The prediction has a mean pLDDT of 77.
The RNA shown here (Bacterial RNase P class A) has 426 nucleotides and comes from Parerythrobacter lutipelagi.
It was read from a public genome assembly, where an Rfam model found it.
Its Rfam family is "Bacterial RNase P class A". The family's RNA type in Rfam is ribozyme.
[in-house]
RNA sequence: CCAGGGGGCCGGGCAGCCGCGUGUCUUCGGAUACGAGGAAAGUCCGGGCUCCACGAAACAAGGGUGGCGGGUAACGCCCGCCCGGUGAGGGGCCAAGGGAAACCGCAACUCCGAAACCGAGGGAAAGUGCCACAGAGAGUAUACCGCCGAUGGAGGGCAACCUCACAGGCAAGGGUGAAAGGGUGCGGUAAGAGCGCACCGGGGCUUCGGCAACGCGGUCCGCAUGGCAAACCCCACCCGGAGCAAGGCCGCAUAGGGGUCUCGCGCCUGCGCAAGCGGGUAGUGGCGUUUCGCCGCGAGAGACCCGGGUUGGCUGCUUGAGCGCAGGGAGCAAUCCCUCGCCUAGACGAAUGGCUGCCCUCGCGGGGCCGGUGCUUCGGCAUACCGCCUGCGAGACAGAACCCGGCUUACAGGCCCCCUGGCAUU
Numbered sequence: 001c002c003a004g005g006g007g008g009c010c011g012g013g014c015a016g017c018c019g020c021g022u023g024u025c026u027u028c029g030g031a032u033a034c035g036a037g038g039a040a041a042g043u044c045c046g047g048g049c050u051c052c053a054c055g056a057a058a059c060a061a062g063g064g065u066g067g068c069g070g071g072u073a074a075c076g077c078c079c080g081c082c083c084g085g086u087g088a089g090g091g092g093c094c095a096a097g098g099g100a101a102a103c104c105g106c107a108a109c110u111c112c113g114a115a116a117c118c119g120a121g122g123g124a125a126a127g128u129g130c131c132a133c134a135g136a137g138a139g140u141a142u143a144c145c146g147c148c149g150a151u152g153g154a155g156g157g158c159a160a161c162c163u164c165a166c167a168g169g170c171a172a173g174g175g176u177g178a179a180a181g182g183g184u185g186c187g188g189u190a191a192g193a194g195c196g197c198a199c200c201g202g203g204g205c206u207u208c209g210g211c212a213a214c215g216c217g218g219u220c221c222g223c224a225u226g227g228c229a230a231a232c233c234c235c236a237c238c239c240g241g242a243g244c245a246a247g248g249c250c251g252c253a254u255a256g257g258g259g260u261c262u263c264g265c266g267c268c269u270g271c272g273c274a275a276g277c278g279g280g281u282a283g284u285g286g287c288g289u290u291u292c293g294c295c296g297c298g299a300g301a302g303a304c305c306c307g308g309g310u311u312g313g314c315u316g317c318u319u320g321a322g323c324g325c326a327g328g329g330a331g332c333a334a335u336c337c338c339u340c341g342c343c344u345a346g347a348c349g350a351a352u353g354g355c356u357g358c359c360c361u362c363g364c365g366g367g368g369c370c371g372g373u374g375c376u377u378c379g380g381c382a383u384a385c386c387g388c389c390u391g392c393g394a395g396a397c398a399g400a401a402c403c404c405g406g407c408u409u410a411c412a413g414g415c416c417c418c419c420u421g422g423c424a425u426u
Base pairs, nucleotide, nucleotide: 001422002421003420004419005418006417007416008415009414010413012359013358014357015356016355017354018353020035021034022033023032024031025030037397041408042407044406045405046404047403048402049243050242051241052240054293055292056291057290058289059288062239063238064237065236066235067081068080069079070078071077082121083119084118085117086116089112090111091110092109097104098103122234123233127232128231129228130227131226144174145173146170147169148168151167152166153164154163155162156161182200183199184198185197186196187195202221203220204219205218206217208215209214247315248314249313250312257306258305259304260303261302262301263300266281267280268279269278270277271276283297284296285295286294322342323341324340326339327338328337329336330335360395361394362393363392364391365390366389367388370387371386372385373382374381375380
């Protein structure tokens, strides 16, 4: 310098005037501290917190995750690793093309492949289902164009042999397609086919390495049963529901309203004249089912419909799984531990704004009668670049509302750092 990648920071500054919200203080005049984000967004995940569900266990229904290991309060998140794919680039072979030739050589094909990125990454031999169109044929799948015709058949020939392509054989070549039932090559055959062999691919077993996923290697197999599970499904693991409009308190007000339906109102016993009160029990309710336990009713339990009042205030509400471009330690890392320091909005129709000036950044112009710079016949000339002067315009995405950890999406412009490969110089 070129090419390919990853990450971080800022995203306006200063001053004046006027105006806001909360806290603290106040001599009640005011003073003072603080006052939107990296995504506050989407509401896609996970929690804290609050209330509800009677508890435990097993099963069912429903939902979620899906390589291995670690981190975390937890996660569908983060880190590291494994496997697969992509990948700047490099090699092989080079039709076309260039060249007198040697050779160069883009495309196609093929092999390797950095950093980094992506992966909805368990199972297709448990079962069901789908593969449109095209094509002969798309899963106990096939013969359209074709190849053979050894053997049998037909014809010619004295014979050797020749011709036809009927029977029969083939799926190697071509076509269709996303995909045609492993790939390349050699042998074999009438022509062919893993038919046989070599290598690759696939599967089984296994030494060694690794916590493991898995990997290098060895050996055996037949040359075998496509793809889709982001189709239903199977396997492994995990999971109560609702949500700050949760919830609590105060105040005000009304209608202690009306109607319908289901199940049940049984038995024993004590007190009592009775009404009634108490105890036990059949039964029944609190879960989708079952077992166990607990609680309730035992004369009540439950479901639905119509209608009325309130819509105000306080709280929840910001000290946290908090922050620190501070220090030390463990770890490849994510992260964790210790020490020190800090307190940084809490609104409730919803605050943090308006005006002015200067500066800054960017874009488009102008200026050589400005500096640097380049050239020079030393008179000057030039303006691509840097600086300077000047005019106009612009300044990204976008606003907390209980809080936190993530993911995803949006972002004008500027600056910085790191990784990989190549070239050149020292």